Context: one part of a larger RNA
Molecule: large-subunit ribosomal RNA, domain IV
Organism: Opitutia bacterium
């Protein structure tokens, strides 16, 4: 130079993808304690004060000294505002990813009347269970609060004693072979006929799938209207440049002295949308971006200093 660690004047985030790293905070008692909240919490909120020695006094406690400074060293939350995801403790990818991912209570559909359904297994047999529908199997969803709209064409599922089509065997007609016959045996046809399929109804917290085009209002603009084409049915509530928006650094407003990020808003949703659940939600999170107090060698812009390896000898 390396590499562990100690100091720094001024400044205090200018570093930098990022405050990474450091640095600040901190024990204990007192006083104080906002928003919002599912009233339980948020809360050690936030912010402010003591803390020492000595004299009396079992003690609570009460007097008194002394400096600029009494938690004398170590150990020991930085706190905040407003947003995304996920309610929450947990779990995960031993060996680059602990998370919005997976698990959760809750919720909803379905299957299972007991020799249950379902699982293993050739079989015997076992789990299910020494259980019984408040029980158990399976698939989705994910606390909690308001909610879950239209569509059954298509594809799945269930239901149907009706008609259609339906194999072989089974009755029979007909030819052809072969047998003395009885009959055998091939080939065409006929009738009959299971489940299926078609056919009909049902079903969406099943797989899913929710439209063009043109006109129109006394300034523009825009369309509460209207017409027409298509469709099973044409996206409802709520949200929207979003963990989703291509054009896009969209416009407006906030925050900065400037802000592709962030916050409110508008809707023109390229390509949001309601259990592949829609919108909100206190509490919570080594989860993600985003502002500002404080801190500080990150930095401006370096510098000194302790140690230890490396190098030589031994």
């Nucleotide at each position: 130079a390396u590499c562990u660690c100690c100091u720094c004047a001024a400044g205090g985030a200018a570093c930098u993808c990022g405050a990474c790293c450091g640095a600040u905070u901190g024990a204990c008692c007192c006083c104080g304690u906002a928003u919002c909240u599912u009233c339980g919490g948020u809360a050690u909120a936030a912010g402010g004060g003591g803390u020492g020695c000595c004299c009396c006094g079992c003690g609570a406690g009460g007097g008194g000294c002394c400096g600029c400074a009494g938690a004398u060293a170590a150990g020991a939350g930085c706190g905040u505002c407003a947003a995304c995801c996920g309610a929450c403790u947990g779990u995960u990818u031993a060996g680059c990813a602990a998370a919005a991912a997976c698990a959760c209570a809750g919720c909803u559909c379905u299957c299972u009347g007991c020799u249950a359904a379902g699982u293993c297994g050739c079989a015997a047999g076992a789990c299910g269970a020494c259980g019984u529908a408040u029980a158990g199997g399976g698939a989705g969803u994910g606390a909690c609060g308001u909610g879950u709209g239209a569509c059954c064409a298509a594809u799945g599922c269930g239901g149907a004693a009706a008609g259609g089509u339906g194999a072989a065997a089974a009755u029979u007609g007909g030819a052809g072979c072969u047998g003395c016959a009885a009959g055998g045996u091939u080939c065409c046809g006929a009738u009959c006929u299971a489940a299926g399929c078609c056919c009909c109804c049902g079903u969406g917290a099943a797989u899913g799938u929710c439209g063009g085009c043109c006109g129109u209002a006394a300034c523009u603009a825009u369309a509460a209207c209207g017409g027409u084409c298509c469709u099973a049915a044409g996206g409802u509530a709520g949200c929207g440049a979003a963990a989703u928006u291509c054009c896009u650094u969209g416009u407006c407003g906030g925050g900065u002295a400037a802000g592709u990020u962030c916050c409110g808003a508008c809707c023109u949703g390229c390509a949001c949308g309601a259990a592949u659940c829609a919108c909100g939600u206190a509490a919570c999170g080594a989860g993600u971006a985003g502002g500002g107090c404080a801190u500080u060698g990150u930095c401006u812009c370096g510098a000194g200093g302790a140690g230890a390896g490396g190098c030589u000898c031994a």